[in-house]
RNA sequence: UUUUGAAAAGGGCAAAUCCGGCGAAAGCCGGAGACGCAAAGCCACGGGCCUAAUGCGAAAGCGACGGCAGCCGGGUUCCCAAG
Numbered sequence: 001u002u003u004u005g006a007a008a009a010g011g012g013c014a015a016a017u018c019c020g021g022c023g024a025a026a027g028c029c030g031g032a033g034a035c036g037c038a039a040a041g042c043c044a045c046g047g048g049c050c051u052a053a054u055g056c057g058a059a060a061g062c063g064a065c066g067g068c069a070g071c072c073g074g075g076u077u078c079c080c081a082a083g
Stems, first nucleotide, its partner, number of pairs: 002083004012037002017032006035070001041076003045073003048068003055062002
């Protein structure tokens, strides 16, 4: 430098659920809690998914400027070990 994550060390994150807060919602933040995770660190760039307030519509409904990085791909940074 590069590939890999079988075993190991030190650690890290935290699904569901519950409580409090924010939000129209999806969801997010804090606390408790651990299903899992080697990028489950970070970035909505491509695809996908969720929501549908403002708006449009006679209604049904449409609609992202709101979200999901723990759906996949991509970008970027990083611990340890092995080759």
A computed fold for an 83-nucleotide RNA from Paenibacillus sp., annotated as c-di-GMP-I riboswitch aptamer. It was read from a public genome assembly, where an Rfam model found it. Its mean pLDDT, the model's own confidence on a scale to 100, is 90. NCBI's taxonomy places the organism under Bacteria, Bacillati, Bacillota, Bacilli, Paenibacillus.